Source information: Small-subunit ribosomal RNA, 3' major domain from a Candidatus Woesebacteria bacterium, 475 nucleotides, folded computationally. The sequence was found in a public genome assembly. NCBI's taxonomy places the organism under Bacteria, Bacteria candidate phyla, Candidatus Woeseibacteriota.

[in-house]
Context: one part of a larger RNA
RNA sequence: UGACGGGAAGGCGCACAACCAGUGGAGCAUGUGGUUUAAUUCGAAACGAACCGAAGAACCUUACCCAGUCUUGACAUUCUACCGUUUAGUCCUAUGGAAACAUGGGAUGAUUCUUUAGAAAUAUUGAAUGGUAGAACAGGUGUUGCAUGGCUGUCGUCAGCUCGUGUCGUGAGGUGUUCCCUUCAGUGGGGUAACGAGCGCAACCCCUGUCCUGUGUUAAAUAUUCACGGGAGACACUCCGCGUUUAACGCGGGGGGAAGCGGGGACGACGUCAAGUCAGCAUGGCCCUUAUGACUGGGGCUACACACAUACUACAAUGGAGCCGACAAUGGGUUGCCAAGCCGCAAGGCGGAGCUAAUCCCUUAAACGGCUUCUCAGUGGGGAUUGAGGGCUGCAAUUCGCCCUCAUGAACAUGGAAUUGGUAGUAAUCGGCAAUCAGCCAAGUGCCGGUGAAUACGUUCUCGCCUUUUGUACA
Numbered sequence: 001u002g003a004c005g006g007g008a009a010g011g012c013g014c015a016c017a018a019c020c021a022g023u024g025g026a027g028c029a030u031g032u033g034g035u036u037u038a039a040u041u042c043g044a045a046a047c048g049a050a051c052c053g054a055a056g057a058a059c060c061u062u063a064c065c066c067a068g069u070c071u072u073g074a075c076a077u078u079c080u081a082c083c084g085u086u087u088a089g090u091c092c093u094a095u096g097g098a099a100a101c102a103u104g105g106g107a108u109g110a111u112u113c114u115u116u117a118g119a120a121a122u123a124u125u126g127a128a129u130g131g132u133a134g135a136a137c138a139g140g141u142g143u144u145g146c147a148u149g150g151c152u153g154u155c156g157u158c159a160g161c162u163c164g165u166g167u168c169g170u171g172a173g174g175u176g177u178u179c180c181c182u183u184c185a186g187u188g189g190g191g192u193a194a195c196g197a198g199c200g201c202a203a204c205c206c207c208u209g210u211c212c213u214g215u216g217u218u219a220a221a222u223a224u225u226c227a228c229g230g231g232a233g234a235c236a237c238u239c240c241g242c243g244u245u246u247a248a249c250g251c252g253g254g255g256g257g258a259a260g261c262g263g264g265g266a267c268g269a270c271g272u273c274a275a276g277u278c279a280g281c282a283u284g285g286c287c288c289u290u291a292u293g294a295c296u297g298g299g300g301c302u303a304c305a306c307a308c309a310u311a312c313u314a315c316a317a318u319g320g321a322g323c324c325g326a327c328a329a330u331g332g333g334u335u336g337c338c339a340a341g342c343c344g345c346a347a348g349g350c351g352g353a354g355c356u357a358a359u360c361c362c363u364u365a366a367a368c369g370g371c372u373u374c375u376c377a378g379u380g381g382g383g384a385u386u387g388a389g390g391g392c393u394g395c396a397a398u399u400c401g402c403c404c405u406c407a408u409g410a411a412c413a414u415g416g417a418a419u420u421g422g423u424a425g426u427a428a429u430c431g432g433c434a435a436u437c438a439g440c441c442a443a444g445u446g447c448c449g450g451u452g453a454a455u456a457c458g459u460u461c462u463c464g465c466c467u468u469u470u471g472u473a474c475a
Base pairs, nucleotide, nucleotide: 001475002474003472004471005470007469008468009467010466011465012464013463015459016458019422020421021420022419023418026313027312029310030309031308032307033306034304035303042053043052064299065298066297067296068295069294070293073137077136078135079134080133081132082131083130089108090107091106092105093104094103095102096101111128112127113126116123117122139288140287142286143285144284148282149281150277151276152275153273155271160199161198162197163196164195165194166175167174168173179190180189181188205265206264207263208262210232211231212230213229214228215227216226235260237255238254239253240252241251242250243249315415319374320373321372322371323370324369325368331362332361333360336355337354341350342349343348381412386407387406388405389404390403391402392401428451429450430449431448432447433446434445
């Protein structure tokens, strides 16, 4: 100087407390461990691994396993030798085969440059493109994240981390950055052997809340909403009272105001964890080179005594079922979204209008309101599981897809120890859209709107962090 303390003081945070809803018990979905397996590819490991990489594992993906094949190679550049006017390419086809591939047959059929002859058409020579053989080389999701770049997590959006000159100290270092007040903040004010400065804080950026203004196709018309631009507005502004040191500022009330840190996002200092990633990419070293490379068919990644994590659905009457009625916002669409109408109980099929979209379509939002019914029961709660019959996508749904109908109707009656999230348009609850995508195991993820609470006395305690101080046999 740090680090640590079951030392001290001060301060902060959904950290505790108060309140609300959960998890832990059940069923199912997904991930992980373990076990099993020919293979169940690999990585991620307290917080900060476990619906994580994966914004889509039937084939492909795919890296794993089995089998069948290839060896200048599936992909790139170059060289040497040979072949070629029908060689490239396109199409048809035979045999073997699961395919890859191997061995054949036939049709069609170029392009560019160049030499010579020629008026030109054209003929001819050499070459490029192409093939075969060979040589350099290709290739590797093989290894090392403890050789690395880049990117990321984390403490933590915590308020800290440093420098120049000066000055103190033999020196390591100190000072500044400590002190008093204040703040979300090393924010600001005062004081001060310090005076200044940098990276952080804040602000500048984006979305949203109010107003003005311009434009207006498609918003049914005027008006308005709305959309797209431009601007204004907030700065504790002003007044009063109180506190404080004439300060910075804080508290209470009034004014004006749509709004008194307005709400949210992006933004992450010096560093910590040899944190994570060689499988996104790049890359040093090492290793493989008729295989650790490449192609194909099939299987596996979906196994199942069990353990853990994260979600979903429930256990009902603030409810279930039936009928009727109402109100959104964001998005997406031409290999696409698909209307009306008809068929089907339905999934869906036929159909074909419109739309390159403020025009048409996806698209009837649901919770909610009204009426009827059920009456506390494993019940009309709950829907797992299984059987049968269908629909769709796709070359192909057996391993291994989704959906519909009928039948079946399991556990489950609010969950032990323990534990999570949330302070406001938040929690809770209700639907909608999108990316990926042929289809989909999405109950995941990201966004959008609807309805819309309760509670906070307080900082003793738990956890984490900051500052000062103190102790130390630690560095």